[in-house]
Context: one part of a larger RNA
RNA sequence: CUGGGCGUAAAGGGUGUGUAGGUUGACGUGUAAGAUAGCGGUGAAAUACCUGAGCUCAACUUAGGAAUUGCCAUUAUAACUAUGCGUCUAGAAUUAUAGAGAGGAUAGCGGAAUACCCAGUGUAGAGGUGAAAUUCGUAGAUAUUGGGUAGAACACCGGUGGCGAAGGCGGCUAUCUGGCUAUAUAUUGACACUGAGGCACGAAAGCAUGGGGAUCAAACAGGAUUAGAUACCCUGGUAGUCCAUGCUGUAAACGAUGAAUGCUGGUUGUCGGCUAUUGUGUCGGUGACGAAGUUAACGCGAUAAGCAUUCCGCCUGGGGAGUACGGCCGCAAGGUUAAAACUC
Numbered sequence: 001c002u003g004g005g006c007g008u009a010a011a012g013g014g015u016g017u018g019u020a021g022g023u024u025g026a027c028g029u030g031u032a033a034g035a036u037a038g039c040g041g042u043g044a045a046a047u048a049c050c051u052g053a054g055c056u057c058a059a060c061u062u063a064g065g066a067a068u069u070g071c072c073a074u075u076a077u078a079a080c081u082a083u084g085c086g087u088c089u090a091g092a093a094u095u096a097u098a099g100a101g102a103g104g105a106u107a108g109c110g111g112a113a114u115a116c117c118c119a120g121u122g123u124a125g126a127g128g129u130g131a132a133a134u135u136c137g138u139a140g141a142u143a144u145u146g147g148g149u150a151g152a153a154c155a156c157c158g159g160u161g162g163c164g165a166a167g168g169c170g171g172c173u174a175u176c177u178g179g180c181u182a183u184a185u186a187u188u189g190a191c192a193c194u195g196a197g198g199c200a201c202g203a204a205a206g207c208a209u210g211g212g213g214a215u216c217a218a219a220c221a222g223g224a225u226u227a228g229a230u231a232c233c234c235u236g237g238u239a240g241u242c243c244a245u246g247c248u249g250u251a252a253a254c255g256a257u258g259a260a261u262g263c264u265g266g267u268u269g270u271c272g273g274c275u276a277u278u279g280u281g282u283c284g285g286u287g288a289c290g291a292a293g294u295u296a297a298c299g300c301g302a303u304a305a306g307c308a309u310u311c312c313g314c315c316u317g318g319g320g321a322g323u324a325c326g327g328c329c330g331c332a333a334g335g336u337u338a339a340a341a342c343u344c
Base pairs, nucleotide, nucleotide: 004315005314006313007298008297012312014201015200016199017198021194022193023192025088026087027086028085029084030083031082033081034080035077036076037075038074040072041071042070049065050064051063052062053061054060091191092188093187094186095184096183097182098181099180103177104176105175106174107173108172109171110154114150115149116148117147118146119145120144121143125136126135162169163168206247207246208245209244210243211242216240220236221235222234223233258311259310260309261308262307263306266289267288268287269286270285271284272283273282274281293300294299317344318343319342326337327336328335329334
């Protein structure tokens, strides 16, 4: 390379957008590049193959044939691919009318809780644990009442509920804004799918600068436990956690399941439309169970891991190693691309 694969054995890119490329609806008509058929030229010799011949046989030598599946020219055909022209509406997009939603951004507001501060009542304990101690408290704590300040998060509703490409999104209100669904036909008329590179987004932690700092809490300190205890438990506690701007670009970024399209029994819940009244039906999501089928099994089963097509990514024994070197990116941490020796 071929072949075979990628839910769990190695293997789906974290997600989108989109360039090149690859692939691509229906009908009519033309062309003839690919294609199919015929014919001509060429395709050196030797080797290899077939049938003979010559050395006593064979190896060997030798004659003829076929083969040389290729290339070039030419003639014909027009189903398919391609291409020119014309037409269509089932894919795609637009329009109108409705609709649901923690989709995104910005600003403002709210109550509970927590911590702290001030004041009142009040007196000896409070905290914490398996049990304790460190700790706080007669300089008045804990408890309780009133007032104030601050930051962060939004109980109930809340739901195999919703929205988003993924990451993710949850108090309320306003403004700006993206996507989606249904119905109706009106419009365009294949405008489509995928997508190497590229570009954008991308949890947490981390980094830079400036704010903020209530809670929680790496590091750190102390108290316990223990043979020890650089831990688990307890008391404290700094980065961080929050905001703005910029960087980082990784996760069990998981459905461990790439995207798109078509086809293939049913049953039952739920969310959003439309239609409905009597059968509910239907479209789009989201769940459970299961026929056929599939799978090594587990399981999957119209939201497929079934049956097919197109395009991309990836795998090829374990370790060495997602490492070294080099390149690119980054302030750094590091990321990305990515071996070999050796060994089993």
Background
Small-subunit ribosomal RNA, central domain from an uncultured Alphaproteobacteria bacterium, 344 nucleotides, folded computationally. It matches the Rfam family "Bacterial small subunit ribosomal RNA". Its family is annotated with structural constituent of ribosome and ribosome in the Gene Ontology. The sequence was found in a public genome assembly.